[in-house]
RNA sequence: AUUGUCAAGGGCAAAUCCAUCGAAAGAUGGAGGCGCAAAGUCACGGGCCUAAAGCUUUUUGUCUAUGCCAAGGUAGCCGGACUGCCACCA
Numbered sequence: 001a002u003u004g005u006c007a008a009g010g011g012c013a014a015a016u017c018c019a020u021c022g023a024a025a026g027a028u029g030g031a032g033g034c035g036c037a038a039a040g041u042c043a044c045g046g047g048c049c050u051a052a053a054g055c056u057u058u059u060u061g062u063c064u065a066u067g068c069c070a071a072g073g074u075a076g077c078c079g080g081a082c083u084g085c086c087a088c089c090a
Base pairs, nucleotide, nucleotide: 003087004086011036012035016031017030018029019028020027021026034076040082041081042080044079045078046077047074048073049072050071054068055067057065
């Protein structure tokens, strides 16, 4: 460096439920365990999700709704960057 068939110590933790935060997507903690050899870290590229605020449209005006979007989220969607345990083979 490649690989993850086996072993050991283990690690992480989907859905769901509870609590908290958030407008929402979602996040954090507890229970849980579908899965994961990077399911460790980073939103850089693409994708997907949300859209309170703002804009748009209408209106005398306000609210609602539609669309757009600042922004937010997802690393367990893919790519990329950085780091890393054990073991096999050479």
c-di-GMP-I-GGC riboswitch aptamer from a Bacillota bacterium, 90 nucleotides, folded computationally. Its mean pLDDT, the model's own confidence on a scale to 100, is 84.